[in-house]
RNA sequence: GCGGGAAUAGUUCAACGGUAGAGCGUCAGCUUCCCAAGCUGAAAGUUGCGGGUUCGAAUCCCGUUUCCCGCU
Numbered sequence: 001g002c003g004g005g006a007a008u009a010g011u012u013c014a015a016c017g018g019u020a021g022a023g024c025g026u027c028a029g030c031u032u033c034c035c036a037a038g039c040u041g042a043a044a045g046u047u048g049c050g051g052g053u054u055c056g057a058a059u060c061c062c063g064u065u066u067c068c069c070g071c072u
Stems, first nucleotide, its partner, number of pairs: 001071007010024004018055001026042005048064005
């Protein structure tokens, strides 16, 4: 230098172009003599960044940043 992949909640990951979710964790409540376990609920997201297409974009297109793999 060329090609491919990844980036989404604190963390690990989902999500046909049509309300952004789950596990773990955190907080509150229930339960228990206490703890753990269990049950219920809640909070937590400008979907890496900047543009474009579209009635509507995490998703499609362009650029760009970081990381990983391959080629030279």
A computed fold for a 72-nucleotide RNA from a Desulfovibrionaceae bacterium, annotated as transfer RNA. Rfam family: tRNA. By type it is a transfer RNA. From the family's description: Transfer RNA (tRNA) molecules are approximately 80 nucleotides in length. The source organism's lineage runs through Bacteria, Pseudomonadati, Thermodesulfobacteriota, Desulfovibrionia and Desulfovibrionaceae.